The prediction has a mean pLDDT of 78. This is a predicted complex of two RNAs, RNase P RNA and transfer RNA, with 439 nucleotides together.
């Protein structure tokens, strides 16, 4: 100098003019002035919480979720630390990455094709044994025969599961002994299971003894175990409240009861007129709604760390309800990506041109 | 904005661990003077994309993309 990986951070800058939204001030009203105006992901809505309403005696079931252990947090499928497994590098020690990582001797289910057999094992080839039979050889003999032994062929039946072959997966692996051939049949090491001791909060690790091995895989199939979760979501919810309809009252009118007054009833097939009041509540308006588990910097204490606590200083002014951030011109540079709030916050995931910083590794050059 | 559901061929649509039914459309043929209808035959083409679990994924799980419905 170039390249790669990991982490962090920025993500065009300045000026002028015109325009949009919110707030404040002035103004009788047009309007004027001032201040402020998207993001690291505002996204996906995948988790968790705040907040609001509804429900709720207690416990359980169902349903959904989480799943090595410990810790952090308001909470989490998040974060931190540790363990196991696995991958890569390395002679090793070790380093780095990934990890949905409880339970398959509680039960059910599935394991296509191939293969003998896919789960209470089984036996195709091969191996060993081997009744009867056939052939040959040898020996004996009472000799056209009989008896005994051996070899070979065939092979009912039996033994065995080491080897071959199938498969993603084959009933512990490997070595030795052993055997008719073999086999955990026996033995050493490794693996597995059971028990003890030591270390660790725990996951787990180390070690000792015992068992010859019973126990294949799948739980991102049902399920079991442990833990968590009441439901809905700001279009939640609350306040004020036109108009229409309803109810009540007053005044006036009409009709009926009646001889008259008082009183009572009705207002009938679009249900009298005017006014007042009432409750629920629509349109509409307002609240919720932006100062909060907030952010930045410094110091101190605790902790390996995530983080927690205390203290000091500073910042925090988008907030609509058809929904505001844009356009033009000039200059500069590395020529500008993904993309835009809609109750708020903490995470995760996804998208993203390029620049800067830190750490590690590789290559080349110079000293 | 919030909540829920679904993506299988040109169209409709079954299948939910073992390489994917069926119908319409299309193509060819029979019939007809020519068509339509009917009948017969038929190839090719598909599990939205990526990753994971599994021996094996359309199916199970996660992420992404696209579409639909409900709530003032």
């Nucleotide at each position: 100098a170039g390249g790669g990986c990991a982490g962090g951070u920025c993500g065009g800058g300045c000026c002028a003019c015109c325009g949009c939204c919110u707030c404040g001030g002035c103004u009788g009203g047009g309007g004027c002035c001032g201040a402020g105006g998207a993001g690291g992901a505002a996204a996906g809505u995948c988790c968790g919480g705040g907040c609001u309403c509804c429900g709720c005696a207690g416990a359980g079931c169902a349903u959904g979720g989480u799943g090595c252990c410990g810790g952090g947090u308001a909470a989490u499928c998040c974060c931190c630390g540790g363990g196991g497994u696995u991958c890569g590098g390395g002679a090793a020690a070790c380093c780095g990455g990934a990890u949905a990582c409880a339970g398959a001797c509680a039960g059910c289910g599935c394991c296509a094709c191939a293969g003998a057999a896919a789960a209470c094992a089984u036996a195709c080839c091969a191996c060993c044994u081997g009744g009867a039979g056939c052939a040959c050889c040898c020996g004996c003999u009472u000799c056209u025969g009989g008896c005994g032994g051996g070899u070979g062929c065939c092979g009912a039946g039996g033994g065995c599961a080491a080897g071959g072959g199938u498969g993603a997966a084959a009933a512990g692996g490997c070595g030795g002994g052993g055997u008719a051939a073999g086999a955990g049949c026996c033995c050493a090491c490794c693996g597995c299971c059971c028990g003890g001791a030591g270390g660790g909060c725990a996951a787990c690790c180390u070690u000792c003894g015992g068992g010859g091995c019973a126990c294949g895989g799948c739980a991102a199939g049902c399920c079991u175990c442990a833990c968590c979760a009441g439901g809905a979501g700001c279009a939640a919810a609350g306040u004020c409240a036109a108009g229409c309809a309803g109810c009540g009252g007053a005044u006036g009118g009409g009709c009926c009861c009646g001889g008259c007054u008082c009183g009572g009833g009705c207002c009938g097939c679009a249900g009298c007129a005017u006014c007042c009041g009432c409750g629920g509540g629509u349109a509409g308006a307002c609240u919720g709604c932006a100062c909060g588990a907030u952010c930045c910097g410094g110091g101190g204490a605790c902790g390996u760390g995530a983080g927690u606590c205390c203290u000091c200083g500073g910042a925090c002014c988008a907030g609509a309800u058809a929904g505001a951030u844009g356009g033009u011109g000039g200059c500069c540079c590395u020529c500008g990506a993904c993309a835009g709030a809609a109750c708020c916050c903490g995470g995760c995931u996804u998208a993203c041109a390029g620049g800067c910083c830190u750490g590690c590794c590789c290559u080349c050059u110079u000293u | 904005g919030g909540c829920g559901c679904c993506g299988u061929a040109c169209c409709c649509a079954a299948g939910u661990g073992g390489u994917a039914a069926g119908g319409g459309a299309g193509a060819g043929g029979u019939c007809u003077g020519c068509a339509a209808a009917a009948c017969c035959u038929u190839u090719a083409u598909a599990c939205a994309u990526c990753g994971g679990u599994u021996c094996g994924a359309u199916u199970c799980c996660g992420a992404u993309c696209g579409g639909c419905g409900c709530c003032u």
Annotation: Rfam match: Bacterial RNase P class A. It is annotated as a ribozyme.